This is a predicted structure of a 76-nucleotide RNA (transfer RNA) from a Clostridia bacterium. The RNAcentral record of the sequence draws on ENA and MGnify. The source organism's lineage runs through Bacteria, Bacillati, Bacillota and Clostridia. Its mean pLDDT, the model's own confidence on a scale to 100, is 81.
[in-house]
RNA sequence: GCUGAUGUAGCACAGUCGGUAGUGCAUUUGAUUCGUAAUCAAAAGGUCGCGAGUUCGAAUCUCGCCAUCAGCUCCA
Numbered sequence: 001g002c003u004g005a006u007g008u009a010g011c012a013c014a015g016u017c018g019g020u021a022g023u024g025c026a027u028u029u030g031a032u033u034c035g036u037a038a039u040c041a042a043a044a045g046g047u048c049g050c051g052a053g054u055u056c057g058a059a060u061c062u063c064g065c066c067a068u069c070a071g072c073u074c075c076a
């Protein structure tokens, strides 16, 4: 230099044809208990890496850029 993959909540990830962004763990509150743990219920938490485009509508399609990982090349 070239190619590919990945980037979504604090952490690990799903979201497969474009149509209200989810699960588990963690956190907070409540119930239960003499109390704790466990269990159960609920809540909060997201500009979907950044920017632009297409579209009535984009996590999803297109382009550019950034980060991480993997592979190829080594000509100069």
Stems, first nucleotide, its partner, number of pairs: 001072007010025004019056001027043005049065005